[in-house]
C1' cells in the first nucleotide's frame, strides 16, 4: 500500500422501503422416564460521521480480523 470480511450464543441470509433462517437457550405438548418429534419464545446490523424522505445495504474516517503486493533485515 492493495483486496475482501465484520448481523442473535454459533453458523448464515437480507443489492435503500418491517431485520431472517438453521443449530443452541428458555417454556409447553408428547413419554413411565429421557431421546426424537411438535408448538410457542428468547436474542443481533463493530463506533463515530455523511448523503437520502428513507441505510445493514452506498460515501468517508476509526477499531478488529482474513490474504496479496513491494521494501528492509
Nucleotide at each position: 500500500g492493495g483486496u475482501c470480511c465484520a448481523u442473535a450464543g454459533c453458523u448464515c441470509a437480507a443489492u435503500g422501503g418491517u431485520a431472517g433462517a438453521g443449530c443452541a437457550g428458555c417454556c409447553g405438548a408428547u413419554u413411565c422416564u429421557u431421546a426424537a418429534u411438535c408448538g410457542g419464545u428468547c436474542g443481533a446490523c463493530g463506533a463515530g460521521g455523511g448523503u437520502u424522505c428513507g441505510a445493514u445495504u452506498c460515501c468517508c474516517u476509526c477499531u478488529g480480523g482474513a490474504c496479496c503486493c513491494a521494501c528492509c533485515a